Notes
The part of an RNA shown here (small-subunit ribosomal RNA, central domain) has 349 nucleotides and comes from an uncultured bacterium. Its mean pLDDT, the model's own confidence on a scale to 100, is 90.

Context: one part of a larger RNA
RNA sequence: CUGGGCGUAAAGCGCGCGUAGGUGGUUCAGUCAGUCAGAUGUGAAAGCCCCGGGCUCAACCUGGGAAUUGCACCUGAUACUGCUGAGCUAGAGUACGGUAGAGGGUAGUGGAAUUUCUGGUGUAGGGGUAAAAUCCGUAGAGAUCAGAAGGAAUACCGAUUGCGAAGGCGAUCUACUGGAACAUUACUGACGCUGAGACGCGAAAGCGUGGGGAGCAAACAGGAUUAGAUACCCUGGUAGUCCUGGCUGUAAACGAUGGGCACUAGGUGUGGGUGGUGUGAAGCCAUCCGUGCCGGAGCUAACGCAUUAAGUGCCCCGCCUGGGGAGUACGGCCGCAAGGUUGAAACUC
Numbered sequence: 001c002u003g004g005g006c007g008u009a010a011a012g013c014g015c016g017c018g019u020a021g022g023u024g025g026u027u028c029a030g031u032c033a034g035u036c037a038g039a040u041g042u043g044a045a046a047g048c049c050c051c052g053g054g055c056u057c058a059a060c061c062u063g064g065g066a067a068u069u070g071c072a073c074c075u076g077a078u079a080c081u082g083c084u085g086a087g088c089u090a091g092a093g094u095a096c097g098g099u100a101g102a103g104g105g106u107a108g109u110g111g112a113a114u115u116u117c118u119g120g121u122g123u124a125g126g127g128g129u130a131a132a133a134u135c136c137g138u139a140g141a142g143a144u145c146a147g148a149a150g151g152a153a154u155a156c157c158g159a160u161u162g163c164g165a166a167g168g169c170g171a172u173c174u175a176c177u178g179g180a181a182c183a184u185u186a187c188u189g190a191c192g193c194u195g196a197g198a199c200g201c202g203a204a205a206g207c208g209u210g211g212g213g214a215g216c217a218a219a220c221a222g223g224a225u226u227a228g229a230u231a232c233c234c235u236g237g238u239a240g241u242c243c244u245g246g247c248u249g250u251a252a253a254c255g256a257u258g259g260g261c262a263c264u265a266g267g268u269g270u271g272g273g274u275g276g277u278g279u280g281a282a283g284c285c286a287u288c289c290g291u292g293c294c295g296g297a298g299c300u301a302a303c304g305c306a307u308u309a310a311g312u313g314c315c316c317c318g319c320c321u322g323g324g325g326a327g328u329a330c331g332g333c334c335g336c337a338a339g340g341u342u343g344a345a346a347c348u349c
Base pairs, nucleotide, nucleotide: 003321004320005319006318007303008302012317014201015200016199021194022193023192025088026087027086028085029084030083031082033081034080035077036076037075038074040072041071042070049065050064051063052062053061054060091191092188093187094186095185097182099180103177104176108172109171110154115149116148117147118146119145120144121143125136126135162169163168206247207246210243211242215241216240220236221235222234223233258316259315260314261313262312263311266294267293268292269291270290271289272288273287274286275285276284277283298305299304322349323348324347331342332341333340334339
């Protein structure tokens, strides 16, 4: 390489949008490029293979055949694929209707709590731990009452819940805004799927600017513990955590499971919609979409998965190919830097 694979053994890009490309529903007609059949030409000789011949045999030599799976051209076939034309509505999309939602973003507002400050009451402790000490307190702490300031986060509801492509999103209100499911008819008429590059989004930490700073808290300091203790525990505490507008581009970015379509037993719960029954927002039944659990066939090395597949098929992309060396070196690209991305070899087992 042919292959075989990718939940946990090596292997699904963190996620989207989309270019090229690949691939693509249904009917009729045309064309005959692919495809298929036949004919012709060519496909050097030698060699290989088959049948003979010559050296006493063989090796060797030699005659004929076959093969040369290819290419070109001609004639024909028209099911399938392609191309062209004309249609269709089951895919896809649009409009109309009400619906659910921590989807995004802007500007406000509220209450609880922590801390600090001011004042009142009040007196000797408070705090912390396994036990202590550092620490705070007679310059009046802690406790308690009243007031003020400021920042961050939004108890209960809350769920096996919902929304979002992923990252992620929880107080409340608010001009703005994206998407989704359901139901009804109408419309467009394959407009679809995937997607190398490209482009965009992307937790936390980190970087640079200007703000902000209550609590928490890397670093750091002290107290303990210990043989030691550059830790675990305690008292403090700066970056940071928050805002602004830039950068970074990573993660156990996980369902460790790429996307799409179709098919293949059920049972049970739950969120949203619709229909039926019912006096009824109750209950029951049906159905579509989502989200869980259990389980059959089948699959799997096993564990397990099982209509939300890891089952059965098709289309497209990404990735893997023994362990270490190594996600390293070198080079390229990106970045202010930290570093990221692409990504070896020697050697060794």